[in-house]
RNA sequence: CGACCGGGCCGGACGGUCGCGGCGUGCGUGCCCUUCGGGGUGCGAGGCGUCGAGGAAAGUCCGGGCUCCACAGGGCACGGAGGUGGGUAACGCCCACCGGGCGCGAGUCCGCGGAAAGGCAACAGAAAGCACACCGCCGAUGGCCCCGGGCCACCAGGUCCGUUGGGCACAGGCAAGGGUGAAACGGUGGGGUAAGAGCCCACCGCGGCGGCGGCGACGUCGCUGGCGAGGCAUGCCGCUCCCGGAGGAAGGCCAUGUAGAGGAGGAGCGCUUCGGCGCACGGCGCGGCCCGCGCCGUCAGCACUCCCGGGUAGGCCGUUCGAGGCCGCCGGCAACGGCGGUCCCAGAUCGAUGAUCGUCCUCGACAGGACCCGGCUUAUAGGCCCGGUCGUCGC
Repeated sequence: CGACCGGGCCGGACGGUCGCGGCGUGCGUGCCCUUCGGGGUGCGAGGCGUCGAGGAAAGUCCGGGCUCCACAGGGCACGGAGGUGGGUAACGCCCACCGGGCGCGAGUCCGCGGAAAGGCAACAGAAAGCACACCGCCGAUGGCCCCGGGCCACCAGGUCCGUUGGGCACAGGCAAGGGUGAAACGGUGGGGUAAGAGCCCACCGCGGCGGCGGCGACGUCGCUGGCGAGGCAUGCCGCUCCCGGAGGAAGGCCAUGUAGAGGAGGAGCGCUUCGGCGCACGGCGCGGCCCGCGCCGUCAGCACUCCCGGGUAGGCCGUUCGAGGCCGCCGGCAACGGCGGUCCCAGAUCGAUGAUCGUCCUCGACAGGACCCGGCUUAUAGGCCCGGUCGUCGC
């Protein structure tokens, strides 16, 4: 210098004028209290001071706080998570490690099992699950043809032999090589054979057992099995673990208003000392279902359910100080934790953060809170910094 890898940060700047929201302060004013000094609370317009969107405020995909409802128990189903160890309030997040894939490398992606059952594999191909033979190889053995020799025969021919005779590729053997495919039933090399093949052997891979190391995932060494056991896994299945529901329009308080109105559905017997008890039925709750449990009700138009209708629709709290930010020290490889110091940093409820002018630059992307946090994911013009890798050149 070039090409990359990982991480962090910024995301127009400054000033003038006008405007908007919160808080504080002073001013005016209403109400309440008063020991008459004052205090509390509300409203008003303008003045002063101060603060006023984001790294994603987004998607609402996970996890929690907070709130309400539920909270005898059991089973099934649904849903979610998935290497190991740690971090954390918790997580599907983060860190470290383990194993595997990819990359020369910095690094990056993936992660239960499936050698249980079932399922799937288009096209091509002979064959795609207890596979197969298209080309090919062989054809030892058997068969056929030719050749040579022996024997039999008048000839035609028959028959036997050929240790290295030749040919065919008919029976048959093979799965090494070619070809198809994303994938072809362990890989490489040697022996072996007619040709071949875990048929045999060595190494590698795979399964089993054991020793050693490690908290563990796992690693490593030895013995052993001759290989029967291929791929996919987000759907189905198996294993282990987790999970009550709804959410800020949650929910609470004050004020105001009103109609226990109307319609539909709606289940009983026995015993009784008249208090109740038993069984049955109905409803509600246990926010999927079943069992079961609790409560209420059973002749009252009652419990309860549904429909239709009437009223209020204003204010306050929740609502922002928090698993908070920054700095330093200590512990830890790290995520993170502990201690000390320091700071206050939006809080609306028709919903504020804008408009305009000037100067400058690299000419400005994606986009705006609505109960609050921790993550993930997605969008994002341009720019800065740190660490590292590979290559080239120079010294």
The RNA shown here (Bacterial RNase P class A) has 395 nucleotides and comes from a Planctomycetota bacterium. Rfam family: Bacterial RNase P class A. It is annotated as a ribozyme. Taxonomically the source falls in Planctomycetota (Bacteria, Pseudomonadati). It is recorded under the gene name rnpB. The coordinates come from a structure-prediction model, not an experiment, and the mean pLDDT is 76.